Background
A computed fold for a 561-nucleotide part of an RNA from a Candidatus Omnitrophota bacterium, annotated as large-subunit ribosomal RNA, domain I. The prediction has a mean pLDDT of 84. Taxonomically the source falls in Candidatus Omnitrophota (Bacteria, Pseudomonadati).

[in-house]
Context: one part of a larger RNA
RNA sequence: UGUCUAUGCACGGAUGACUUGGUUAGGUGAGGCGAUGAAGGACGCGGUAAGCAGCGAUAUGCUUCGGGUAGCCGCAAACAGGCUUUGAUCCGAAGAUCUCCGAAUGGGGCAACCCUUCCGGUGUUACAGCCGGAAACCCUGCUAUGAAUACAUAGUAGUAGGGAGCGAACGGGACGAAUUGAAACAUCUAAGUAAGCCCAGGAAAAGAAAUCGAAUGAGACUCCCCUAGUAGCGGCGAGCGAAAAGGGACGAGCCUAAACCUGAGUUUGCCCUCGCAAGAGGAUAGAUUCAGGGGUUGUGGGACUCCGAUAUGGUAGUCGAGGGGAUAGCAGAAAUGCCUGGAAAGGCAUGCCAAAGAGGGUGAAAGCCCCGUAAGCGAAAUUCUGACGACGCCUAGGAGUAUCCCAAGUACCACGGGACACGGGAAAUCCUGUGGGAAUCCAGGCUGACCACAGUCUAAGGCUAAAUACUACACCUAAACCGAUAGCGCACAAGUACCGUGAGGGAAAGUUGAAAAGAACCACGGGAGGGGAGUGAAAUAGAACCUAAAUUCAUAGACAU
Numbered sequence: 001u002g003u004c005u006a007u008g009c010a011c012g013g014a015u016g017a018c019u020u021g022g023u024u025a026g027g028u029g030a031g032g033c034g035a036u037g038a039a040g041g042a043c044g045c046g047g048u049a050a051g052c053a054g055c056g057a058u059a060u061g062c063u064u065c066g067g068g069u070a071g072c073c074g075c076a077a078a079c080a081g082g083c084u085u086u087g088a089u090c091c092g093a094a095g096a097u098c099u100c101c102g103a104a105u106g107g108g109g110c111a112a113c114c115c116u117u118c119c120g121g122u123g124u125u126a127c128a129g130c131c132g133g134a135a136a137c138c139c140u141g142c143u144a145u146g147a148a149u150a151c152a153u154a155g156u157a158g159u160a161g162g163g164a165g166c167g168a169a170c171g172g173g174a175c176g177a178a179u180u181g182a183a184a185c186a187u188c189u190a191a192g193u194a195a196g197c198c199c200a201g202g203a204a205a206a207g208a209a210a211u212c213g214a215a216u217g218a219g220a221c222u223c224c225c226c227u228a229g230u231a232g233c234g235g236c237g238a239g240c241g242a243a244a245a246g247g248g249a250c251g252a253g254c255c256u257a258a259a260c261c262u263g264a265g266u267u268u269g270c271c272c273u274c275g276c277a278a279g280a281g282g283a284u285a286g287a288u289u290c291a292g293g294g295g296u297u298g299u300g301g302g303a304c305u306c307c308g309a310u311a312u313g314g315u316a317g318u319c320g321a322g323g324g325g326a327u328a329g330c331a332g333a334a335a336u337g338c339c340u341g342g343a344a345a346g347g348c349a350u351g352c353c354a355a356a357g358a359g360g361g362u363g364a365a366a367g368c369c370c371c372g373u374a375a376g377c378g379a380a381a382u383u384c385u386g387a388c389g390a391c392g393c394c395u396a397g398g399a400g401u402a403u404c405c406c407a408a409g410u411a412c413c414a415c416g417g418g419a420c421a422c423g424g425g426a427a428a429u430c431c432u433g434u435g436g437g438a439a440u441c442c443a444g445g446c447u448g449a450c451c452a453c454a455g456u457c458u459a460a461g462g463c464u465a466a467a468u469a470c471u472a473c474a475c476c477u478a479a480a481c482c483g484a485u486a487g488c489g490c491a492c493a494a495g496u497a498c499c500g501u502g503a504g505g506g507a508a509a510g511u512u513g514a515a516a517a518g519a520a521c522c523a524c525g526g527g528a529g530g531g532g533a534g535u536g537a538a539a540u541a542g543a544a545c546c547u548a549a550a551u552u553c554a555u556a557g558a559c560a561u
Stems, first nucleotide, its partner, number of pairs: 001560008010552001016546001017511002021482002023479007030471002032166002040101003043056003047079002051075002053060001062095006071083003106115003116135007137163009170201001171199003181188001185235001211218002222249004232240002253463003256407001260293010271282004298441001300406004304400004313394003317391004323385005329377002335350005351368002353357001359371003412436008422448001443458005498505002518545001521532002524529001
């Protein structure tokens, strides 16, 4: 020096056991908050008070109403001091207060700070100071005022209402990559994905056929299954990839524009009356604007003319009551003895309850000890729902005629792009940047170039619940989910400590015991520490605390060199 063995109340913290926390899924609710100042913060508030939590100069709290009952002054001990059966603490509902920053909004600003003006109050001899209120911008309506410029308009002032910011996912829109794949790469793919932007709702979007199709047709939209990895598209490579039909979920349909009528206004022409004239009044025709009626369709409909009817049915709007629900709660059955043990819920014995033998706790394993559980009951206040009712709103026919109307820079065409599963293709269909540019029912679109026939539908205006998507948040339930290097990054003062100029990154850290009974006292020591004593079932449970492996170290021994 090494190897091995033994011992150690040495080091270390694997393993086992445990669970306050997490994960996933299902369900119900809620689906927003904000100028009445949000989300998020800064700074304060406690007798002692650093952190977390709570609160706001009325600051660990104030008021009212309701629940509840013997204790209470948070986590969190202790001392001091208080509160409470005149009902505290606590729980629920509604209020009050709510510094400063923050959309931040009187002006400024390096957020939590600085500086103003006006009005009212307080204060001062007078200033100062203090307290309360108002003063940002944009949009819309109304009122007043009002330039160049006559009327006017712009503008200005006032006033009323709205907006602004935040928020997890889900939704719609405009914009829009690259990695990658093609075993390289350019068309293509990734992908209309990601990212950034705008906007909205509890859902959004879509939606009542100018649809689909080819049957003896179907009949808004949305979602699911299937059709089908089919038909197709494709450097026919990689890949992309339908639709109808069928089966389900849901179920709901409506309102305008126009023709025409009425009223009001503006304007043009002509005529009449009054007037010398300027002009005033009236009538009529045309143009035009606004309002009301009318009307809404594809077996074409409507206007128009004639006949007839005043009924029937619906409702998605507003309001509200009985009832039901949410936000505190109430009540809730039934066991004793002996034995072991530190402790009984264990064992033995004999009982009981059960609409309750879910679960958790209690000194080991409890239906009958505690909290609960089953079946029931309950609200002063706030709130949700909405059987039904009221109000409001909507809603009809027949015949005739062929005069009028039926959404225009639209449809369509050309060129250039884009979307359609469809890459320009035989390329229809949809959108539209540029140019051209119809028809009004004897009309027009579509049926995958195009034409004919046939069929089908009625564009160029708008609204519309449900079935569908999501879960930051509240509550409930479950788990062949994790069990502290796992499970969320966080079971602990965790988005903390710490790192970074910053964007950002981002930990470690659970367990004495049934109960602190947390070791009085003695002795060694400066202390740390261990030794006695004592507590405890146990101290080899002593706070560096359950279990206590490997490892390392110390001591002793053996062996090798």